[in-house]
A computed fold for a 588-nucleotide part of an RNA from Desulfuribacillus stibiiarsenatis, annotated as large-subunit ribosomal RNA, domain I. The source organism's lineage runs through Bacteria, Bacillati, Bacillota, Desulfuribacillales and Desulfuribacillus. Its mean pLDDT, the model's own confidence on a scale to 100, is 80.

Context: one part of a larger RNA
RNA sequence: AGCGUAUGGUGGAUGCCUUGGUGCUAGGAGCCGAAGAAGGACGGAGCGAACGCCGAAACGCUACGGGGAGUCGUAAGCAGACCUUGAUCCGUAGAUAUCCGAAUGGGGAAACCCUGUAUCCGUAAUGGGAUACAAUCCAUACCUGAACACAUAGGGUAUGAGAAGGCAGACCCGGGGAACUGAAACAUCUAAGUACCCGGAGGAAGAGAAAACAAAACAGUGAUUCCCUAAGUAGUGGCGAGCGAAAGGGGAAGAGCCUAAACCAAAUAUAUGUAAGCCUGCAAGCGUUGUAUAUUUGGGGUAGCGGGGCAUAAGACGGAAGGUUGCAGCCGACCACAGUGACAAAAAAAGGUAUUCGAAAGGUCUGGGAAGGCCUACCGAAGAAAGUGAAAGUCUUGUAGAAGAAACCUUUUGGCGCAUUGCCUAUGACCCCAAGUACUGCGGGACACGAGAAAUCCCGUAGGAAUCAGGGAGGACCAUCUCCUAAGGCUAAAUACUACCUAGCGACCGAUAGUGAACCAGUACCGUGAGGGAAAGGUGAAAAGCACCCCGGAAGGGGAGUGAAAUAGAACCUGAAACCAUAUGCUU
Numbered sequence: 001a002g003c004g005u006a007u008g009g010u011g012g013a014u015g016c017c018u019u020g021g022u023g024c025u026a027g028g029a030g031c032c033g034a035a036g037a038a039g040g041a042c043g044g045a046g047c048g049a050a051c052g053c054c055g056a057a058a059c060g061c062u063a064c065g066g067g068g069a070g071u072c073g074u075a076a077g078c079a080g081a082c083c084u085u086g087a088u089c090c091g092u093a094g095a096u097a098u099c100c101g102a103a104u105g106g107g108g109a110a111a112c113c114c115u116g117u118a119u120c121c122g123u124a125a126u127g128g129g130a131u132a133c134a135a136u137c138c139a140u141a142c143c144u145g146a147a148c149a150c151a152u153a154g155g156g157u158a159u160g161a162g163a164a165g166g167c168a169g170a171c172c173c174g175g176g177g178a179a180c181u182g183a184a185a186c187a188u189c190u191a192a193g194u195a196c197c198c199g200g201a202g203g204a205a206g207a208g209a210a211a212a213c214a215a216a217a218c219a220g221u222g223a224u225u226c227c228c229u230a231a232g233u234a235g236u237g238g239c240g241a242g243c244g245a246a247a248g249g250g251g252a253a254g255a256g257c258c259u260a261a262a263c264c265a266a267a268u269a270u271a272u273g274u275a276a277g278c279c280u281g282c283a284a285g286c287g288u289u290g291u292a293u294a295u296u297u298g299g300g301g302u303a304g305c306g307g308g309g310c311a312u313a314a315g316a317c318g319g320a321a322g323g324u325u326g327c328a329g330c331c332g333a334c335c336a337c338a339g340u341g342a343c344a345a346a347a348a349a350a351g352g353u354a355u356u357c358g359a360a361a362g363g364u365c366u367g368g369g370a371a372g373g374c375c376u377a378c379c380g381a382a383g384a385a386a387g388u389g390a391a392a393g394u395c396u397u398g399u400a401g402a403a404g405a406a407a408c409c410u411u412u413u414g415g416c417g418c419a420u421u422g423c424c425u426a427u428g429a430c431c432c433c434a435a436g437u438a439c440u441g442c443g444g445g446a447c448a449c450g451a452g453a454a455a456u457c458c459c460g461u462a463g464g465a466a467u468c469a470g471g472g473a474g475g476a477c478c479a480u481c482u483c484c485u486a487a488g489g490c491u492a493a494a495u496a497c498u499a500c501c502u503a504g505c506g507a508c509c510g511a512u513a514g515u516g517a518a519c520c521a522g523u524a525c526c527g528u529g530a531g532g533g534a535a536a537g538g539u540g541a542a543a544a545g546c547a548c549c550c551c552g553g554a555a556g557g558g559g560a561g562u563g564a565a566a567u568a569g570a571a572c573c574u575g576a577a578a579c580c581a582u583a584u585g586c587u588u
Base pairs, nucleotide, nucleotide: 001587002586003585004584005583006582007581008580009579015573016538017537020509021508022506023505024504025503026502027501028500029498030497031166032165039100040099041098042055043054044053046078047077050074051073052059061094062093063092064091065090066089070082071081072080105114106113107112115134116133117132118131119130120129121128136163137162138160139159140158141157142156143155144154171202172200173199174198175197176196182189186238212221213220225252226251227250228249229248235243236242256490257489258488259434263299264298265297266296267295268294269293270292271291272290277286278285279329280328281327282326283325284324304468306433307432308431309430310428311427312426313425318335319334322331323330337422338421340419341418347413348412349411350410351409352408353407355403356402357401361376362375363374364373365372377394378393379383385397386396387395439463440462441461442460443459444458445457446456449475470485471484472483473482474481525532526531545572548559549558550557551556
């Protein structure tokens, strides 16, 4: 020096564990904000910091419930307090809630600076202090008020739980909108209307009660949405790469409605200007009436066996305000009865937000410890699970099953009120039935459909109809036939998602895994910034965390003691390998 063996050191793999993650299921909830949010800054305890909690009323205040013995958070300790006259704690409803932040009196380098008005406090006086209010836009009402006479623009005041800002990196609708890539290159095409940006909303959104499908000499379906299928079919496509339906069938759910117009009435404005006329007849009366136009409001009306209005005729018709007055006629809102819808205020029931009750086992052996072994029992609507010094149905918490709310929330139910709907025939080419619309040319886009034979839908541009004897569709177009009724609007459920709450589950992970984060992590640290972004779990059943003695300046160690164990001593379970050392065997 090498190779072995033994004993240690170092190191932190492995095993075991789980406080944390991850995926999902069921139910709930699905918004917060000028009544100042989300998120922060700075403070608050008798005693330094941090986290959590709270806000100058500051580790808390008030009320009402629950609960029943200790309490003053994590978190020991010192000091001092509270509590069966019921504390701490849990729930519900309130009070307080500094400063910043949409931030809103003005400013500003966020958490700071400086004002005005009103009412008070204070000073000899000025300075000072307290409370409230003072941003912008919008809506409504009112007051003013130019060019320019009326007017309008503009200005101002008051009122308003009006708006703003946040978010759940989700879901939805709309406006914009890539490229890499694929086509084995690449340009049409694809990726993809994806990513991304902007706007808007809801607990869902959007869609939605046929100008729909369909059939083809003949049927049939009957709003929308979602799932399965039809089907990788029909199609489309440098007919390449690719893209890719629909009807129909089977299910989930199920719900239908309101306007515009014609016509009637009223109000206002303008025109007409004393007679036309005012429901009819007679008599009286009216003239701010009447008529026409425009606007507004109310009634009316809502459809495809076309519907409605008006007029005429006929049926049906209980009461009845009113229609200038009296008499006679005529018309007639409204009421009576039944059904449907949503809203305000009360009631009941159920559920939730604290909780409560809840069966049944002992002995003995081993052991530090019994829940293990052995013996003998019991309960079970409870043998889910967790904990307890090893492995517990009968020890603890629980579990099955029951019970429970002063307060607040949710759902359901019924009565009353309110609103709305509800008889009907015939005739009439009298009126209405959504206009710069439908449609056409040109240019684009969307439809599975790339201009194609290209219907259908949407936009730009130039033209530009008809009103039921009308109009649209049935994939160019025309005829026949069939279906429907555009150019206004609303509509629950079935569907999508999960930041959040509750309960639970996993042939999911187990500390280089699982979230980046099991631990005071979006921290430390890096970067001007946008942004990037860690490492780090385990004594023991219980601190019983080593009194006392010895060496040492200390660190550390040796005894003693605790403990089942200290090679469990906090650098703490197990403690692999690399690496280092000591002792020793063999070889050289």
The full RNA is in RNAcentral, with records from ENA and SILVA.